[in-house]
Molecule: RNase P RNA; transfer RNA
Organism: Aurantiacibacter spongiae
RNA sequence: CCGGGGAGCCGGGCAGCCGCGCCGCCGUUACGGGCGUGCGAGGAAAGUCCGGGCUCCACGAAACGAGGGUGGCGGGUAACGCCCGCCCGGCGAGAGCCGAGGGAAAGUGCCACAGAAAGCAGUCCGCCGAUGGUCCGCUCGCGGACACAGGCAAGGGUGAAAGGGUGCGGCAAAAGCGCACCGGGGGUCUGGCAACAGACCUCGCACGGCAAACCCCACCCGGAGCAAGACCGCAUAGGGGUCUCGCGCCAGCAAUGGCAGGAGCGUUUCGCUCCGAGAAGACCCGGGUUGGUCGCUGGAGCGGUCGGAGCGAUCCGCCGCGUAAGAUGAAUGGCUGCCCCCGCGCCGCUGAUGCCGAACGGCAUAUCGAUCGCGGGACAGAACCCGGCUUACAGGCUCCCCGGCACG
RNA sequence: GGGCCUGUAGCUCAGUUGGUUAGAGCUGGCCGCUCAUAACGGCUAGGUCGCGGGUUCGAGUCCUGCCGGGCCCA
Numbered sequence: 001c002c003g004g005g006g007a008g009c010c011g012g013g014c015a016g017c018c019g020c021g022c023c024g025c026c027g028u029u030a031c032g033g034g035c036g037u038g039c040g041a042g043g044a045a046a047g048u049c050c051g052g053g054c055u056c057c058a059c060g061a062a063a064c065g066a067g068g069g070u071g072g073c074g075g076g077u078a079a080c081g082c083c084c085g086c087c088c089g090g091c092g093a094g095a096g097c098c099g100a101g102g103g104a105a106a107g108u109g110c111c112a113c114a115g116a117a118a119g120c121a122g123u124c125c126g127c128c129g130a131u132g133g134u135c136c137g138c139u140c141g142c143g144g145a146c147a148c149a150g151g152c153a154a155g156g157g158u159g160a161a162a163g164g165g166u167g168c169g170g171c172a173a174a175a176g177c178g179c180a181c182c183g184g185g186g187g188u189c190u191g192g193c194a195a196c197a198g199a200c201c202u203c204g205c206a207c208g209g210c211a212a213a214c215c216c217c218a219c220c221c222g223g224a225g226c227a228a229g230a231c232c233g234c235a236u237a238g239g240g241g242u243c244u245c246g247c248g249c250c251a252g253c254a255a256u257g258g259c260a261g262g263a264g265c266g267u268u269u270c271g272c273u274c275c276g277a278g279a280a281g282a283c284c285c286g287g288g289u290u291g292g293u294c295g296c297u298g299g300a301g302c303g304g305u306c307g308g309a310g311c312g313a314u315c316c317g318c319c320g321c322g323u324a325a326g327a328u329g330a331a332u333g334g335c336u337g338c339c340c341c342c343g344c345g346c347c348g349c350u351g352a353u354g355c356c357g358a359a360c361g362g363c364a365u366a367u368c369g370a371u372c373g374c375g376g377g378a379c380a381g382a383a384c385c386c387g388g389c390u391u392a393c394a395g396g397c398u399c400c401c402c403g404g405c406a407c408g
Numbered sequence: 409g410g411g412c413c414u415g416u417a418g419c420u421c422a423g424u425u426g427g428u429u430a431g432a433g434c435u436g437g438c439c440g441c442u443c444a445u446a447a448c449g450g451c452u453a454g455g456u457c458g459c460g461g462g463u464u465c466g467a468g469u470c471c472u473g474c475c476g477g478g479c480c481c482a
Base pairs, nucleotide, nucleotide: 001404002403003402004401005400006399007398008397009396010395012339013338014337015336016335017334018333020040021039022038023036024035025034026033042379046390047389049388050387051386052385053384054225055224056223057222067221068220069219070218071217072086073085074084075083076082087101088099089098090097091096102216103215107214108213109210110209111208123153124156125155126152127151128150131149132148133146134145135144136143137142138141164182165181166180167179168178169177183205184203185202186201187200188199189198190197191196229294230293231292232291239285240284241283242282243281244280245278248259249258250257251256261275262274263273264272265271266270301321302320303319304318306317307316308315309314340377341376342375343374344373345372347369348368352365353364354363355362356361409481410480411479412478413477414476415475418434419433420432421431427465436452437451438450439449440448458474459473460472461471462470
């Protein structure tokens, strides 16, 4: 210098003028208003995907069950599906990157098409002729032919997948049939908190894949969400309750009963049936519409070339900060100038390259560039708060590492 | 602001425990029938299954991240 990998950060700056929201002070009967070196969006404020705080509702506690979620091991944390470290597997030449990474030896289910066979495996092509069979020959117990029975999982073919791999031996041909190495199962020991790793012994190999299919195991989870929820005022119509008053009198909380009154009928100094008041006032309660106040921002807070523990995430301590956005149809903006960054253009001053024979001087070129001119400056925007994840993002900065080339 | 549902052809909808090439009706095109049109009959076109990634031999279907549309709550 080129190519690549990882981590972190910034996300236009300054000034002037005009304007907006909040806060504080001043002023006003009140509103309007005035003043202020006051404060005023983000790394994602977004998606609302996880986890908490907070609030209300439900509920004796705990356990079991249903439903949902998480899933190597250890640690961090208020908690997490987040983060850190490690293990295992895969990819890469490497720095590094990726992994929903428990269980398929509890059970059920699925494995289409193709293929002979797809889950208690299996002979389509093929190989063989040891054994049995048929036929031929003959030196008469051997040789040969056929591939009928049969043997074979080596080779071909199908498939995502065909019951360990390579090699040697072995065999009629083969095959863990035997052996060596690799892989795998089981056991013991050692190291490690553990996941796991290593060593040794043993077993010829049993146990195909799928759980982001049902399921099993371990652990976690009550539900809803600031439009949660709490409070306040006014007007209007209606509802419910209590009390007062009233409803002929009495008892009674009331239902009701007794006495009295009126009307009707009848078997007439009796009996039966029916009737007689809420239409008033005060207070309270709950609901609807609309509005206001609180919740509301000091909190798992922010900062420090700070100290300590730790590989690290993070934790402990010390110091400093303080009205540090709190709006509610919802403010946080606009214009101008200078600077910064990017692109294009004019041009060719300096430099570069080429040419005119070197120098001087001149000419030309653009992958290069000073000045000048024009255009542009991402994604996006709080709405109860916080910790994460994910997604979007012009351009730029810093540090570490890997590979290659050149030079010293 | 918060909660929930949904996306398959131009339109309206199917799509089984994941399986071979994703179907149906209407619409469109061509042909037939008719003097002609409609109706009817035949043939036919038309699909990034909203987009990306993953699991799996295999994804419209299962999981996950985005995008669009719709509904509800004071």